[in-house]
Molecule: Bacterial large signal recognition particle RNA
Organism: Candidatus Poribacteria bacterium
RNA sequence: CCGUGCUAGGUGGGGAGUUAGCGGUGUCCUGUACCCGCAAUCCGCUAUAGCGGGACUUAAUUCCUGAUCUGAGGCUUUUACUUUCUUAAGGCCGGCUUGGGAAAGUGGUGAUGAAGGUUGGGUCCUGCGCAACUCAAAUUUGCUGAACCCCGUCAGGCCCGGGAGGGAGCAGCGGUAGGCAACAGGAGAGUGUGCCGCAGGGAAGCCUGACUGGAGCAAACUGCUCAAGUAUCGCUUGGGAAAGUGAGUCGAGGAUCGGGUGCACGG
Repeated sequence: CCGUGCUAGGUGGGGAGUUAGCGGUGUCCUGUACCCGCAAUCCGCUAUAGCGGGACUUAAUUCCUGAUCUGAGGCUUUUACUUUCUUAAGGCCGGCUUGGGAAAGUGGUGAUGAAGGUUGGGUCCUGCGCAACUCAAAUUUGCUGAACCCCGUCAGGCCCGGGAGGGAGCAGCGGUAGGCAACAGGAGAGUGUGCCGCAGGGAAGCCUGACUGGAGCAAACUGCUCAAGUAUCGCUUGGGAAAGUGAGUCGAGGAUCGGGUGCACGG
């Protein structure tokens, strides 16, 4: 160094959870890495930490181990950051609404004369009057007009009569009472009518005329300021949830460079 036969070893590992701790069943990740029995109301062990029984492989690129790099995945952290959602509170945060003030800007008005001052009047109230309107009555005119129980005349028809004639009387006609309407004049009553007259009153406001005055006035909008209100939106504070990044921790697997390791026989 080679061959043959044995043996140690190996035939998965890890996370969370559970446990005094270790391992397993279960679960998740990685991955293919023997079979049977036990096992979550757990099963078996004791830091030499599954128990029991079999099978395969084998001293090596396959077993054990060191260093470096990489690294699936899990757990923790709001005591790191970012984003989103939700919830509660806050009107002395923004915003919004309302009221007040002042007057920078826009607009309006003003020498065809602002504000202010003086003065008169109206609007306002009371009384009286006037007018208007409504109502009722009367005159005049027109229309209508009592089926009959109003008047006059009464055709026809009816009644009386021997006849001549007479009678009552409907319709029609003409009127009366009544009804409706209109004109005119004056008279009566009334008022949610008028601005017409007179008298008196009148704090303030508005309008208007005259005189004075000699340049502002006003406050609609924007801006400013004060006060009140408002939890819809934004904002602030607190709570909850989710996602991502970071940090920590455990970590399979992979890559590279190493190291260690039997026995027997034969050549």